[in-house]
Context: one part of a larger RNA
This record gives sequence, C1' cells and structure tokens, in this order.
RNA sequence: UGUAGGAGGCUUGAGAGGGUCUGUCCGAAGUACGAGAGGAGCCGGAUGGACGGACCGCUAGUGCACGAGUUGUCGCGCCCGCGGCAUCGCUCGGUAGCUAUGUCCGGUUUGGAUAAGCGCUGAAAGCAUCUAAGCGCGAAGCCAGCCUCAAAACUAGGCCUCCCACUGGACUAACCAGGUAAGACCCCAGCGAGAUGAGCUGGUUGAUAGGCGGUAUGUGUAAGCGAUGUGAAUCGCUCAGCAGAGCCGUACUAACGGUCGAGGG
Repeated sequence: UGUAGGAGGCUUGAGAGGGUCUGUCCGAAGUACGAGAGGAGCCGGAUGGACGGACCGCUAGUGCACGAGUUGUCGCGCCCGCGGCAUCGCUCGGUAGCUAUGUCCGGUUUGGAUAAGCGCUGAAAGCAUCUAAGCGCGAAGCCAGCCUCAAAACUAGGCCUCCCACUGGACUAACCAGGUAAGACCCCAGCGAGAUGAGCUGGUUGAUAGGCGGUAUGUGUAAGCGAUGUGAAUCGCUCAGCAGAGCCGUACUAACGGUCGAGGG
C1' cells in the first nucleotide's frame, strides 16, 4: 500500500516446514521344522541407546549489590565496632533466574494408492497364460494421519461484536479539507517478552515499577550489656541479627502529555 466504509476479537487451511531411528530381554517355546546339531515366523509384554521438545518439584551447577568465617594493609583519633583495597582477596554456604548431569513427554496405532513380488478371472491363440479388458493382495519407501507456521491463498476467505451515514468547499453521487465515533498509535511505568522492531501488563476509575510493611527462603545466633575465666574465649538475653531478584499487601514516589482515526462506486 492492497484486500470496495472504519474498527476489535475468534478462526478455515490452499500451501510450507518439522518429525519418521533402533538395540536387548521375557512369554509364546526348547514349540513348528530337523536324524541330530540346532532352532523360528505370527502375536503379546518389558527395558534401554541416540535424537528431539518442555520444565526446574527432586538431584546437581552457577548465582560479582545475599549471609557468615578469615589473612595482610590503609582509613574512620584510640579501644570496641565498621569500611576500602588485595582475582568477588581467600574460604564455607546460598534465594530468584538461567541451566543438565535432573524430571516428564515424543517416534506408535491407522487409512489410501503403489514397487519388486504373489494371485483371481481371462482371451488374442477351442489349450495354456497374473494382462491384453477387468479384479485382489503386497514395503522402514509415497500420500494422508501427529506437531508448527500460514488469507499478499491478489481466488487477498469465513464468523461474532462495535462505530455510525457529520461539517465546509468544488468541475456537486465518486474529489478535497476539517472536527469526531468505535478504535488505534506516539509517549510514559514496566515484564515470566525481547538484539532492534515486535509481543504482553499497566497509565490515577491505577498495584506497572521503585519505596515501605509482612512473609517465604538463605545464612547461622548480630551489636550491646551481663555472667564466668589470669587469659585465648565461653555462656545468657538470641531458632538471633542481617538479607538481591520470590509471594502477599500498601498510592509514599514515578506512569506527565499528545496525535491519528469512517461518512461507504
């Protein structure tokens, strides 16, 4: 820009892409078969490998603005208590998120048309012949079936719902301009969305982010005071104190402001 007014939602599926793998074991059955040695098919069941998808409850990793311990040094006048730097100084743990080594799931089944091949009926050619007419079986392969995208599929589809037939000009149905409707966009606060666009949640009639409160959870019992000990320390107040992303709540802070958008051959 188009899809013959302007919008919002839900869809059909022409077409395209993905997937399509396979082992071992058990039953059938030591059966059929075979002198024996050996040893099935059909059918049913179990459990793996590789590959793929999703997820974070479990296990495990990371977790550089979480907690604790600790060395050296510098600083806060000193003690105490803290802070800076030293690979995040080093070490031990670890929430959310992101992950695999973790968990769950997938290939199946089925139908159609066939290949080689196996057949039925059957002439040419009184016979025979699967083929010439006709008909039936028959593959991990083909087409569907499963998953994803998909109406620019210009044959531009379908359904539901919303907005209405405004004002001015003109060469007077068709064109131009203007303010609007439903609605949309810019902008703003953001995100389990994201390279950027996009998508999604909100924009005061508000929980969108921050802050604050509570809580989960993580660290592991703060500071200070008291008690005991010559002391290093220990014990009590104290399952304390502190805390990033999680969850619940709360308008304290920030979501200000603007633009476009039909009149229907």
The part of an RNA shown here (large-subunit ribosomal RNA, domain VI) has 265 nucleotides and comes from a Chloroflexota bacterium. It matches the Rfam family "Bacterial large subunit ribosomal RNA". Its family is annotated with ribosome and structural constituent of ribosome in the Gene Ontology. The organism belongs to Chloroflexota, within Bacteria. The coordinates come from a structure-prediction model, not an experiment, and the mean pLDDT is 88. The full RNA is in RNAcentral, with records from ENA.